Source information
This is a predicted structure of a 71-nucleotide RNA (transfer RNA) from a Haloferacaceae archaeon. Its mean pLDDT, the model's own confidence on a scale to 100, is 82. Rfam family: tRNA. By type it is a transfer RNA. The RNAcentral record of the sequence draws on ENA. RNAcentral records the identical sequence in 2 taxa.
């Protein structure tokens, strides 16, 4: 330099065009003599810019970061 793959809360992972979900973590509550465990609720997210579309996490282009391969 070229090619391929990936980027979603603090962490790990779903979601392939129509309300962004789960687990763990955090906060509050219930329970308990206390703690732990369990149950309920809440907080918190689509890497950046542009395009297509009535509508984009999703499709297209460029960029950034990481991984793999080739030279």
């Nucleotide at each position: 330099g070229c090619g391929c793959c990936a980027g979603u809360g603090g962490u790990c992972c779903a979601g392939u065009g129509g309300u962004a979900g789960g687990a763990c973590a955090g906060u509050g509550g219930c329970u308990u003599c206390c703690c732990a465990a369990g149950c309920c609720a809440c907080u918190a997210g689509c890497c950046c810019g542009g395009g297509u579309u009535c509508g984009a996490c999703u499709c297209c282009c460029g960029g950034c970061u990481g991984g793999c391969g080739c030279a």